[in-house]
A computed fold for a 73-nucleotide RNA from a bacterium, annotated as transfer RNA.
Its mean pLDDT, the model's own confidence on a scale to 100, is 80.
Rfam family: tRNA. The family's RNA type in Rfam is transfer RNA. Rfam links the family to the GO term triplet codon-amino acid adaptor activity.
The sequence was found in a public genome assembly.
RNA sequence: GGGGUCAUAGCUCAGUUGGCAGAGCGCUUGAAUGGCAUUCAAGAGGUCGGGGGUUCAAUUCCCCCUGUCUCCA
Numbered sequence: 001g002g003g004g005u006c007a008u009a010g011c012u013c014a015g016u017u018g019g020c021a022g023a024g025c026g027c028u029u030g031a032a033u034g035g036c037a038u039u040c041a042a043g044a045g046g047u048c049g050g051g052g053g054u055u056c057a058a059u060u061c062c063c064c065c066u067g068u069c070u071c072c073a
Base pairs, nucleotide, nucleotide: 001072002071003070004069006067007066010025011024012023013022019056027043028042029041030040031039032038049065050064051063052062053061
């Protein structure tokens, strides 16, 4: 320098061949219990890496950029 992968909650990751953003762990509150553990219930937390395009509508499709991993040279 060229090809490809990945980027979504604090962490690990799902997600639909375009139409409500989710799980587990963690966090907060409450209940049970002798209980800072454990179980159960509820809740908070997201510009879906950044910019642009297509579309009535984009996490999803297209282009560029940034970063990550990987292959080739």